[in-house]
Context: one part of a larger RNA
RNA sequence: GCCAGGGAGUUUACUUAAGUGGCGAGGUUAAUUAUUGAAGCCGAAGCGAAAGCGAGUCCGAAAUGGCGUUAGUCACUUGAUUAAGACCCGAAGCCAGAUGAUCUAGUCGUGAGCAGGGAGAAGUUCUUCGAAAGGAGAAUGGAUGCCCGAACUAGUGUUGUGCGCAUGCACUUGGAUGACUUGCGAAUAGGGGUGAAAAGCCUAUCUAAUCUGGCGAUGGCUGGUUCCUGUCGAAGUAUGCCUGAGUAUAGCCUUGUUUAGUUUGUCCGCGGGGUAAAGUACGGAUAAGAACUGCAGACCUCUUUUGGUACGGGUUCUUCUUCCAACUCUGAACCUGUGGACUGCUUUAAACAGGAGUGGGGGGCAGCGCGUAAGGUGCUGUUCCGAGACCCGAACAAGGGAGACUGGAGUUAAGGUCCCUAAAUAUAUGCUAAGUGUAACAAAAGGUGUCUUGAACCCGAGACAGUAAGGAUGUAGGCUCAGAAGCAGCCACCAUUUAAAGAAAGCGUAACAGCUCACUUAUUGAGGUUUGAGGCCCUGAAAAUUGACGGGGCUAAGCAUAUUACCGAUACUUCAGAGACGCUCGCAAGAGCGGACUGGUAGGCAGGCGUGCUUUCUGCGUAGAAGUCCUUUCGAGAGAAAAGAUGGAGCGGGAAGCAAUGAUAAUCCUGGU
Numbered sequence: 001g002c003c004a005g006g007g008a009g010u011u012u013a014c015u016u017a018a019g020u021g022g023c024g025a026g027g028u029u030a031a032u033u034a035u036u037g038a039a040g041c042c043g044a045a046g047c048g049a050a051a052g053c054g055a056g057u058c059c060g061a062a063a064u065g066g067c068g069u070u071a072g073u074c075a076c077u078u079g080a081u082u083a084a085g086a087c088c089c090g091a092a093g094c095c096a097g098a099u100g101a102u103c104u105a106g107u108c109g110u111g112a113g114c115a116g117g118g119a120g121a122a123g124u125u126c127u128u129c130g131a132a133a134g135g136a137g138a139a140u141g142g143a144u145g146c147c148c149g150a151a152c153u154a155g156u157g158u159u160g161u162g163c164g165c166a167u168g169c170a171c172u173u174g175g176a177u178g179a180c181u182u183g184c185g186a187a188u189a190g191g192g193g194u195g196a197a198a199a200g201c202c203u204a205u206c207u208a209a210u211c212u213g214g215c216g217a218u219g220g221c222u223g224g225u226u227c228c229u230g231u232c233g234a235a236g237u238a239u240g241c242c243u244g245a246g247u248a249u250a251g252c253c254u255u256g257u258u259u260a261g262u263u264u265g266u267c268c269g270c271g272g273g274g275u276a277a278a279g280u281a282c283g284g285a286u287a288a289g290a291a292c293u294g295c296a297g298a299c300c301u302c303u304u305u306u307g308g309u310a311c312g313g314g315u316u317c318u319u320c321u322u323c324c325a326a327c328u329c330u331g332a333a334c335c336u337g338u339g340g341a342c343u344g345c346u347u348u349a350a351a352c353a354g355g356a357g358u359g360g361g362g363g364g365c366a367g368c369g370c371g372u373a374a375g376g377u378g379c380u381g382u383u384c385c386g387a388g389a390c391c392c393g394a395a396c397a398a399g400g401g402a403g404a405c406u407g408g409a410g411u412u413a414a415g416g417u418c419c420c421u422a423a424a425u426a427u428a429u430g431c432u433a434a435g436u437g438u439a440a441c442a443a444a445a446g447g448u449g450u451c452u453u454g455a456a457c458c459c460g461a462g463a464c465a466g467u468a469a470g471g472a473u474g475u476a477g478g479c480u481c482a483g484a485a486g487c488a489g490c491c492a493c494c495a496u497u498u499a500a501a502g503a504a505a506g507c508g509u510a511a512c513a514g515c516u517c518a519c520u521u522a523u524u525g526a527g528g529u530u531u532g533a534g535g536c537c538c539u540g541a542a543a544a545u546u547g548a549c550g551g552g553g554c555u556a557a558g559c560a561u562a563u564u565a566c567c568g569a570u571a572c573u574u575c576a577g578a579g580a581c582g583c584u585c586g587c588a589a590g591a592g593c594g595g596a597c598u599g600g601u602a603g604g605c606a607g608g609c610g611u612g613c614u615u616u617c618u619g620c621g622u623a624g625a626a627g628u629c630c631u632u633u634c635g636a637g638a639g640a641a642a643a644g645a646u647g648g649a650g651c652g653g654g655a656a657g658c659a660a661u662g663a664u665a666a667u668c669c670u671g672g673u
Stems, first nucleotide, its partner, number of pairs: 001673006011084003015080009026042003046053002056067003087224002090221001094214006105188001107186007114178001116148003119144001123140007152175003157171002160169002190206001192202003227608006237250005251358002253355008261345002265342009277330001278328002283324003287319007295312001297311001298309003361385010390401003405577007415567003418552003424564001426563006437554002445539003449536010466523005472496003477491003502517001505516003578598002581594005609662001611659010627646003631642004
């Protein structure tokens, strides 16, 4: 892991509601029992703090107003609260009493152990120096929490090795005459011991041992909680709380009873509102200009003041300047109150009574706050997921379509129609050449990519581009300079000849020279130049494992506009059937009719199936009971029945009642494997 068996709302009491039954202004017994028992309890009268009054009473001068003026009670069954372990399993902990020092800590008593080698303290002896104190040398000697290193002891390193893993083994390593190691015996005990102190150790247990008891401790927390079907169907909000994982009350769900019609939507009448937009009349901000004002500054002039101003400041005005959550001369849509009409209503709505769950929410759209932003966070409205299947979106809780009772047939929605893949290799006209695109998304800024559409100007008296020729003279203008001649720099920039030609736009030279340009003519022969707007396209364009149009692929099978077919869902239509609800008929069973009924988590309500036992009635069984295997039939299902085989002695059905009554799940328990 699997299989089998076990495994969780029980019992008692008070209260409360519903159902059923008995009796009824009454109902009922408790202890005890053969009888008895009549106490007690509930009810039959309330109001008031009370005296008290009484179908009334209290407050009040009164008027009003409050509470009263309705049959109960006893059982049984079911729902729920409360008290108890109270649906089951689950802590860490707290307290009490015992048991432990065969492990280990330190201590006490009594014993034991430490190969070998090295270094060589004090002391002593001899020799020697010295007057002495003292020194030197050589021997001897054998100290030491000394050195190396076995036994012994310890346990440093390896991310070694070990499933023969609650600390082994291998290699390596520390101590090894000492604060050493060790045998045996003994005492110290749990808020206590012991501790060269690590909160270490106290029998694989230590920031308070172990065992038993209090104990089924408590757990607002996690997990689990066992048959079927029908019916309705939520909430994640508000307020309080040592409240934030909880809970109470309200809200929202459900069941019953009663009473009334009610109003989601549309329209009309009369009201409420100051948002969007817009505007600049007010408040405030803001562009340009004008006027006035020397006025903080700045500048100029004056100096001792002062005076002036093209900067700046202030005020006012003008304009086709631009704006505003905390501006409004204006002002929607929309929301909302009230009255009415229409429409809808398996009615709906309200009240009362019983039972809940919820009180962690989340996404889209629209409007907002905070934030640079966020798959961010907070709010309002609505919608969806939650609790919603099906089709589309490659896949994909909430995006698009659409709300699934069962079965058959047809038609559509969103989305699609080259192949994967159901349906157009459809039609018409354009665009794109970038594989742009076919997927959701790129900006500012650029493009002599291409298509469309404007405007202005030039043009057969010849445009634009090309080609050929000219592009001169005074003059090398003057100045400057070594030089400066169109072309380093400064000043001037005239005139002449011309078809035209700058005292020169660029290159060039040391300076000249030289090559172009402007400008002109000829040749050529039909459009050209400039500037806007729009479509598609290009650049701008960078992300981390290999790689994404879903893929193949496509030049349409891309993009735009228009059109016609077809495919496509549990949607719609139709046929058949099941059930719920309402109405009518009916004693009932049932029949008929109706509609926009029948997705569903938490949860409420309703009806059933099955297991064990008891009572009673009635059956089956050696001509084969239960059980087991397998097949068939019936039922919407829980399940029921039957045939055959096996098995070999008990077992059902009806009507009631009682319950240790239903398991794929709890890191569930026990066993098997």